RNA sequence: GGGGUGUUAGUUAAAUGGAUAUAACAUGCGGCUACGGACCGCACAUUGUGGGUUCGAUUCCUACACGCCCUG
Numbered sequence: 001g002g003g004g005u006g007u008u009a010g011u012u013a014a015a016u017g018g019a020u021a022u023a024a025c026a027u028g029c030g031g032c033u034a035c036g037g038a039c040c041g042c043a044c045a046u047u048g049u050g051g052g053u054u055c056g057a058u059u060c061c062u063a064c065a066c067g068c069c070c071u072g
Base pairs, nucleotide, nucleotide: 001071002070003069004068005067006066007065010025011024012023013022018055027043028042029041030040031039048064049063050062051061052060
């Protein structure tokens, strides 16, 4: 240099074009407890950046950024 692949919440992962993007852990509040842990309930928070296609984009296309793999 060429090719492939990935990027979603603080973390790990779901979601193949259509309702308010889903869950676990974490965090906060409450319950329970003599106190704490465990357990239970509630809340909070997310699509890497720009552009395009579409009535509608996490999803398709494109450029860029970053990580990983293959190759000269």